[in-house]
Molecule: small-subunit ribosomal RNA
Organism: metagenome
RNA sequence: AGAGUUUGAUCCUGGCUCAGGACACACGCUAGCGGCGUACUUAACGAAUGCGAGUCGAGCGAUGAACUCGGCCUGCGGCUUCGUCCAAAGGUUGGGAAUCAGCGGCAAACGGGUGAGUAACACGUAGCUAACCUACCCUCGAGAUCGGGAUAGCUGCCAGAAAUGGCGGGUAAUACCGGGUACGUCCCCCUGGUCGCAUGACUGGGAGGGGAGAGGCUUCGGUCGCUCGAGGAUGGGGCUGCGGCUCAUUAGCUAGUUGGUAGGGUAACGGCCUACUAAGGCGACGAUGGGUAGCCGGCCUGAGAGGGUGCCCGGCCACACUGGGACUGAGACAUGGUCCAGACUCCUACGGGAGUUAGCAUCGAGGGAUAUUGCGCAAUGGGCGAAAGCCUGACGCAGUGACGCCGCGUGGGUGACGAAGGCCUUCGGGUCGUAAAGCCCUGUCGGGUGGGAUGAAGCCCCCGGGUAGUGCCGGGGGGUGACAGUACCGCCCAAGAAAGCCACAGCUAACUACGUGCCAGCAGCUGCGGUAAUACGUAGGUGACAAGCGUUGUCCGGAAUUACUGGGCGUAAAGGGCAUCUAGGCGGCUUGAUAAGUGGAAUGUGAAAGUCCGGGACUCAACCUCGGAAAGCCGUUUCAAACUGUCAGGCUUGAGUGCGGGAGAGGGAAGUGGAACUCACGGUGUAGCGGUGAAAUGCGUAGAUAUCGUGAGGAACACCAGUGGCGAAGGCGGCUUCCUGGACCGCAACUGACGCUGAAGUGCGAAAGCUAGGGGAGCAAACGGGAUUAGAUACCCCGGUAGUCCUAGCCGUAAACGAUGACCACUAGGUGUUGGGGGCAUCGACCCUCCCAGUGCCGAAGCUAACGCAUUAAGUGGUCCGCCUGGGGAGUACGGCCGCAAGGCUGAAACUCAAAGGAAUUGACGGGGGCCCGCACAAGCGGUGGAGCAUGUUGCUUAAUCCGACGCAACGCGAAGAACCUUACCAGGCCUUGACUACUAGCGACCGCCCUCGAAAGGGGGCUUCCGGGCAACCGGCGCGAAAAACAGGUGGUGCAUGGCUGUCGUCAGCUCGUGUCGUGAGAUGUUGGGUUAAGUCCCGCAACGAGCGCAACCCUCGCUGCGUGUUACCAGCGGGUUAUGCCGGGGACUCACGCGGUACUGCCGGAGCAAUCCGGAGGAAGGUGGGGAUGACGUCAAGUCGGCAUGCCCCUUAAGGUCUGGGCUGCAAACAUGCUACAAUGGCCGGUACAAAGGGCUGCAAGGUCGCGAGGCCAAGCCAAUCCCUAAAAGCCGGUCUCAGUUCGGAUUGGAGUCUGCAACUCGACUCCAUGAAGCUGGAAUCGCUAGUAACCGCAGAUCAGCAACGCUGUGGUGAAUACGUUCCCGGGCCUUGUACACACCGCCCGUCACGUCAUGAAAGCCGGCUACACCCGAAGCCAAUGGGCCAACCCUUCGGGGAGGCAGUUGUCGAAGGUGAAUCCGGUGAUUGGGACGAAGUCGUAACAAGGUA
Repeated sequence: AGAGUUUGAUCCUGGCUCAGGACACACGCUAGCGGCGUACUUAACGAAUGCGAGUCGAGCGAUGAACUCGGCCUGCGGCUUCGUCCAAAGGUUGGGAAUCAGCGGCAAACGGGUGAGUAACACGUAGCUAACCUACCCUCGAGAUCGGGAUAGCUGCCAGAAAUGGCGGGUAAUACCGGGUACGUCCCCCUGGUCGCAUGACUGGGAGGGGAGAGGCUUCGGUCGCUCGAGGAUGGGGCUGCGGCUCAUUAGCUAGUUGGUAGGGUAACGGCCUACUAAGGCGACGAUGGGUAGCCGGCCUGAGAGGGUGCCCGGCCACACUGGGACUGAGACAUGGUCCAGACUCCUACGGGAGUUAGCAUCGAGGGAUAUUGCGCAAUGGGCGAAAGCCUGACGCAGUGACGCCGCGUGGGUGACGAAGGCCUUCGGGUCGUAAAGCCCUGUCGGGUGGGAUGAAGCCCCCGGGUAGUGCCGGGGGGUGACAGUACCGCCCAAGAAAGCCACAGCUAACUACGUGCCAGCAGCUGCGGUAAUACGUAGGUGACAAGCGUUGUCCGGAAUUACUGGGCGUAAAGGGCAUCUAGGCGGCUUGAUAAGUGGAAUGUGAAAGUCCGGGACUCAACCUCGGAAAGCCGUUUCAAACUGUCAGGCUUGAGUGCGGGAGAGGGAAGUGGAACUCACGGUGUAGCGGUGAAAUGCGUAGAUAUCGUGAGGAACACCAGUGGCGAAGGCGGCUUCCUGGACCGCAACUGACGCUGAAGUGCGAAAGCUAGGGGAGCAAACGGGAUUAGAUACCCCGGUAGUCCUAGCCGUAAACGAUGACCACUAGGUGUUGGGGGCAUCGACCCUCCCAGUGCCGAAGCUAACGCAUUAAGUGGUCCGCCUGGGGAGUACGGCCGCAAGGCUGAAACUCAAAGGAAUUGACGGGGGCCCGCACAAGCGGUGGAGCAUGUUGCUUAAUCCGACGCAACGCGAAGAACCUUACCAGGCCUUGACUACUAGCGACCGCCCUCGAAAGGGGGCUUCCGGGCAACCGGCGCGAAAAACAGGUGGUGCAUGGCUGUCGUCAGCUCGUGUCGUGAGAUGUUGGGUUAAGUCCCGCAACGAGCGCAACCCUCGCUGCGUGUUACCAGCGGGUUAUGCCGGGGACUCACGCGGUACUGCCGGAGCAAUCCGGAGGAAGGUGGGGAUGACGUCAAGUCGGCAUGCCCCUUAAGGUCUGGGCUGCAAACAUGCUACAAUGGCCGGUACAAAGGGCUGCAAGGUCGCGAGGCCAAGCCAAUCCCUAAAAGCCGGUCUCAGUUCGGAUUGGAGUCUGCAACUCGACUCCAUGAAGCUGGAAUCGCUAGUAACCGCAGAUCAGCAACGCUGUGGUGAAUACGUUCCCGGGCCUUGUACACACCGCCCGUCACGUCAUGAAAGCCGGCUACACCCGAAGCCAAUGGGCCAACCCUUCGGGGAGGCAGUUGUCGAAGGUGAAUCCGGUGAUUGGGACGAAGUCGUAACAAGGUA
């Protein structure tokens, strides 16, 4: 730092996805050890049990047992100097020590938990408090006096199940109360000083008033407490500026509301509360409302800015089952207090009670998921205490979990026969792999054994120093450890216990085999899997990480994909339809002032921890620790004055005014004109008119159309007219008048920044539509009819109503488009045009030239993804507004606002897809265009399609009818020969190393003959018999051959695994490359253009220049000719011979044969043309590639062929191999294809007669003779062939006959008799003869071939082959035409161009309804639930108030009875939670039915869109 994914490819836009880091994680597989951390994210759900806040006896009364010391009494027993001796035990009493409960004090408001609530001064930060409080602690000042009455515990009685309570009696205090005293303080009054931002604060003096107290211990020194006051410290309360979520589909909110006055209340300001009073206060700078959320230091991520987050640790806040309330207190509205209400759980004797783990453990539940009912107060910290000490689930430790971070280990060295084994293999080998084993070591860890901490110092006691002093300092001794016999250290043993997980198609590092066969499965995205899967599963191997590894989820990043840093809006998403204006934002030149913004400096703050830098210490690290730096914001002070702001002044260029001009479909109103149209009336006139692709509906003999005249009506204004003008846009078009807006030009008189933009708001706003009233000629939705069509609710035609027009009012939209917001400035030009002006010029209009304003085109730089834009910017800058953030869902739903309605404005989500798009490129395609070819059409000739037969195919049948080929380009095709064989198919009989190849023991033959079983194959038996070398052993060859193992064999599968070969487009003229150039790129150029050609053939031009594969030519053949050579060919001349024949001699002329050459090149002439070339001509056997053949570019069709051959993989192995017999491939209702023969007289038949070429021939061709009607038989010459034979050519020609008929046409079919081949013609051969004599009389729609020696017609030959189903095929000659105007149309093709939503490419793509399934969602009679506020009712506890007839110790008075002061209970009232009732808002759930939407391999109907998409 980027990558994958839209396309055939490209660039861009744009979304989705990945690689990184992190986590309070969870899940899967796996797991050796340790350190440090960390652990209910869910149910603020419910909880059994234990513990978590006590302490002080040096505040007080009191206290039973045990302990201890003492006194007294009794006194078993003992001693005895017999005592007032010792002494167990008991009783009593006092002290010490101790203490359950109580009074009292302090603490319990800390510590610990949680995050529900809270959008708030809750938090953060900076301030303020002159508006406040602060127990314990520190300092200072002053003081602690005299009294009094109660009460709990206790005791007696009583109630109750319990919890608990009631009454009586007696009692203490550092509990409570009163009196006195009062330095300060407090209150009031008077009077000074100092100071402050206001209220005011501080301070001095004077007078008056009010207000305290407690003791304990003591070694008597003191000490701990107590009271009043001042100050400090600490902790808090309150107020303020600023800062940090979301929804505007929440826009208005507010009655204590905002302020004032007075009062109350509080520690304190304050509507905090009350009364009165005024009507304010808040809000687009987002009030109010809804949703969500504890906030921060920090943490994660990021280059940063930012984004996310708020676990642990630390600060603050809030809460303690839910709601409400106060009490106590320095502090609470109080987690382990209290009262009330509610919910729930538990106990109950049913009367009533108890409880609330969001403390530590623990349980249930929920959940994907989170630990021990551990040890200890040794340390740190806290409470109480004078202290010892006690308490402390705070805390310190241990336990559980790889949950995280960090560290260590699972060994090290050596070791090649590269062991065995696994896997792969081209079978050679490769790889796991020095890996293992083996040998030599080490000892982290492990086991054993021994030693063994730091953490401990305080504190108590003692000694010493010092002091006014017990404070303080020093020393010594003794004691104190949960963790823990742990960390750590030593010794011994011993490689021994210790490696997994994920991945391996691309992104992304790492590949093979097998299995599977769109199955099973994978998948983060693209996508893999349909028989050769590096993508599934397994294995081997490899890569990565490692006691972990993967996966899920979440956050940041990548994402410049919300863009402050750092994006966009002509066509990709995106400019508001246009104007006007408010708020707001921004703003010309110049002077001065100021200092708000801004910049600098200093200073305060920014807690600690954390991050960063440097150091230290646990062996290292994590962890811990020390120091430093940093910490953007904020406060204070100060400096500067350029810029912005503000204030004051000036200026004229921005803006505006004035004066003078002209232009214009600018707007409104009134009037008016002609053409056209329709209608009415009248005239003329007659049979049609009208309409279309063609028609019909329609109109017309009741007189249309046409034509003339007159009249009426409504709407729109031809020509002018423009690429023109005006307007803000929508829009505006005959003429005249009136009213009226704006712009432009010229002048330079005036104002003096008055400006620009513009959220809201307001106005204007095409067409259609709506309301009311008019109007209505033409046109024309709807509708009717006629056509078209498969249908035609359309396109076309005939009609026709709203509407179109006017008035008034709505609507408020549009491809309202330049798809381009407004304004300002700047940045080459050229050329038109409109308006105005200047110069020049003139009599003058012009022309020319310059300026301003508008409106077009073309272009520079620049910009742009490209297209394109380009002074009318989409260039370069500035200001302001609007808008965009993937596609679909959807401009939909809901809500709101507007509207009479139609509907408009605003405007989502669920769900779904991996794209949707823009521009350009190459193709392909078009019922787009241009140019051009081809037997493509046309012009012709002959066929096919009808018949019979042959052959092939489909189908059917069958035991089998083997298989393949399927539009052209399968179908007389593979097959150029199916009776057996072939043969692959079927039935049956047999064989299993096999019919065939290679190898080996053994044997010696093989072949042949005979017998036998059998359908044959095969089996059994017999006879006969090897070759070469060598004396022989033996060697070589050949043949047979048991057994075994390798293997043979397969026409079994896959032509979609392949080679090779072939078909086809197409013998079409194309297909490409190198370099250069252009383009961001795909690509383009070249190859396009102008000509020309059969041709990308050639010429010219050209940012191209060249080249390759194709074309052409080179090759073969036919046509002319020369030379050579002449036998088997030939025979002119010479000779011989024959009835006759090159028959013979001979010849080398000719024909011919086969070799080598020549010839044709647009070379020559004329014309046209730049040229290429074309047209015509001459010569020539041949003329413009002379005819034919061979030759087939890059490629296309997964075209054909595994059954010609070869071949990978798969499959079969007594069978899917081999062999034999028989059958089948020949089956026949039907269909198709290719042919043959015909239907006849251009013919049939009979007779006669002429002329080929090319082939073939030894198990062969066969002359000739002979027999047979014939097929053919018999005999047989010749020929291995230019020699002999096949061999007759046929059509033709000559003559005859038939005479138009199912025939003397036609020959199918059938009967009979034969011939030949062959082992064998039944299934199933060909041919012959006799007989038979079918269909068929020229073939519907449709369709094929052929442009010259061609078509047509006619025979001949050959391959295959024993024979033949050949009428096929391949060749060969004979006779021998017609026609082509032409390129509109059909088909195919080439080039250029255009459009495209196509690219498996029009046999493409694609839309909507319907049907089915799934999913989410809207509406809906309703139903259910929740939140919130409101009204009313009821009204707990409690505070406050009132009352207080009942009750009361302290103080006062008293006649002692009582009274007063003060208070309590009770009662009442205000407020008041929950609850109830009612009417609502909002939100959610559900709902028969219903609406559309999305998706789904195959459904139905049509064809809307993409090409002119067939109606743009």